[in-house]
RNA sequence: UGAGUAAACAAGGCAGUCGCGGAAAGAAGACCGCAAGGUACUUUUCGAGGAAAGUCCGAGCUCCGCAGGGCAGGGUGCUGGGUAACGCCCAGUGAGGGUGACCUUAAGGCCAGUGCCACAGAAAUUAUACCGCCCGGCUUAUGGUCGGGUAAGGGUGCAACGGUGCGGUAAGAGCGCACCAGAAACCGGGAGACCGGUUUGCUAGGUAAACCCCACCCGGAGCAAGACCAAAUAGGAGGGGGACGAGGUUGCCCGCCGACUCCUCGGGUUAGGUCGCUGGAGGUACCAGGCAACUGGUAUCCAAGAUAGAUGGCUGCCGCUUUAUGGUGUUAGAACCACAAAGAACAGAACUCGGCUUAUUAGUUUGCUCGGUUU
Repeated sequence: UGAGUAAACAAGGCAGUCGCGGAAAGAAGACCGCAAGGUACUUUUCGAGGAAAGUCCGAGCUCCGCAGGGCAGGGUGCUGGGUAACGCCCAGUGAGGGUGACCUUAAGGCCAGUGCCACAGAAAUUAUACCGCCCGGCUUAUGGUCGGGUAAGGGUGCAACGGUGCGGUAAGAGCGCACCAGAAACCGGGAGACCGGUUUGCUAGGUAAACCCCACCCGGAGCAAGACCAAAUAGGAGGGGGACGAGGUUGCCCGCCGACUCCUCGGGUUAGGUCGCUGGAGGUACCAGGCAACUGGUAUCCAAGAUAGAUGGCUGCCGCUUUAUGGUGUUAGAACCACAAAGAACAGAACUCGGCUUAUUAGUUUGCUCGGUUU
């Protein structure tokens, strides 16, 4: 100095002015409303994100259900740890990619069973002989034909009954040997996934992101959940079912509770008000443990709660980036100074939290890897 890789941070700052929403205190008893309740005034103070997005997972919370059991259904899938939990995170192992730092992983089981491997090819699992090679017989110009042996060579294909080489054989073949791969047995290491070694010629594949089997996990619905208050009304009409059990928050069955329940038409109340609604599996700093994720302790802080939906508009100065001009500087540059113009991504809370995924700035910093140049 170039290219890469992993992680962290940031998403302009200050001031003035006008305007919004919350909280606290004060003042007043003003205004709106039938009411429940709400608004207005003064001072102080607080007021969008790293993803607020997606709604893909997990929970907290609320309601239903004696909340129990089973089937169906769904989810996860190497090992160990973390966590409230997870399909997430951390550390490892195997496989694959990369020169490397690193990255990806849908990573249990094909000897429980059932399927599939099109086309091509002789043949795709009870495999097989198309071209060939060898031996023998018959016939015969070359050749042809019959029988036996063979799967090393060639062909087809993603894949052809382990691979390469040597020996051997009539020609061949793990038939034998050497090396390699797989499988099995034994030994050693490791909590474990798994790794290493020795021996054995044992060598009929692939596919489960095919059905399936195995292990573990799973009530349902959701803040438009739900609770309270006010006001008003028609305790309406018709039909079906119900102790021979209606109905009971996915479906079915058992159990349990148990008297109303479902459909159609019609009427009243309102976009009624308040809560839920932000103090938490919370933030920050330090210490201890742990490779880490994270856990424990001490101290300290309270950081938006809207509801046709607030957090904004304007002005000035400074900062950042890009471009042009001039100056300093220099061998040339870098860098610095002055001035002018332009620019600033993705994007807006709606009960909350832990994740994942997606969008985005040629921003800043640090570690590591590979390369070039100089000393």
Background: Predicted 3D model of a 375-nucleotide RNA (Bacterial RNase P class A) from a Bacillota bacterium. It was read from a public genome assembly, where an Rfam model found it. Model confidence (mean pLDDT): 79 of 100. The model forms 96% of the base pairs in the Rfam consensus. Taxonomically the source falls in Bacillota (Bacteria, Bacillati). Rfam family: Bacterial RNase P class A. It is annotated as a ribozyme. From the family's description: Ribonuclease P (RNase P) is a ubiquitous endoribonuclease, found in archaea, bacteria and eukarya as well as chloroplasts and mitochondria.